[in-house]
RNA sequence: GGGGCUGUAGCUCAGCUGGGAGAGCGCGUCCUUCGCAAGGACGAGGCCGUCGGUUCGAUCCCGAUCAGCUCCA
Numbered sequence: 001g002g003g004g005c006u007g008u009a010g011c012u013c014a015g016c017u018g019g020g021a022g023a024g025c026g027c028g029u030c031c032u033u034c035g036c037a038a039g040g041a042c043g044a045g046g047c048c049g050u051c052g053g054u055u056c057g058a059u060c061c062c063g064a065u066c067a068g069c070u071c072c073a
Stems, first nucleotide, its partner, number of pairs: 001072007010025004019056001027043005049065005
């Protein structure tokens, strides 16, 4: 220098050919207990790595760029 993969909540990840942003764990409040743990109910938390483009509409399609891993030179 070139190719490929990955980037979504605090962590691990899903999101099936464009239209509702989600799960588990964790966190908070409440219930249950003398108390703790376990269990149950409810809730907070993310503008989807960044910028731009296409589109009525983008996590998804296109381009550039950043970071990590990997292969080639």